[in-house]
RNA sequence: GGGGACAUAGUAUAACCUGGCUAGAAUAGGCGGCUCCAACCCGCCGGAUUUGGGUUCGAAUCCCAAUGUCCCCA
Numbered sequence: 001g002g003g004g005a006c007a008u009a010g011u012a013u014a015a016c017c018u019g020g021c022u023a024g025a026a027u028a029g030g031c032g033g034c035u036c037c038a039a040c041c042c043g044c045c046g047g048a049u050u051u052g053g054g055u056u057c058g059a060a061u062c063c064c065a066a067u068g069u070c071c072c073c074a
Stems, first nucleotide, its partner, number of pairs: 001073007010027002013024001020057001029045005050066005
């Protein structure tokens, strides 16, 4: 220098291919219940689409660019 893959709660992930309900579940966290207390268990709460632009009635999803991580070629 060229090419490719990936980026979603604190963490690890589903939905993307085939655009459409309030973006789902787990775990961690907070609160409550249970318990003599704690753990386990049960219930509830809050938290996320890397950034910018475009297409569209409508974008996590399609298109372009940027950023970051990883891989391959030179």
Source information
The RNA shown here (transfer RNA) has 74 nucleotides and comes from Candidatus Woesearchaeota archaeon CG10_big_fil_rev_8_21_14_0_10_37_12. The RNAcentral record of the sequence draws on ENA. Its Rfam family is "tRNA". It is annotated as a transfer RNA. The source organism's lineage runs through Archaea, Nanobdellati and Candidatus Woesearchaeota. Its mean pLDDT, the model's own confidence on a scale to 100, is 84.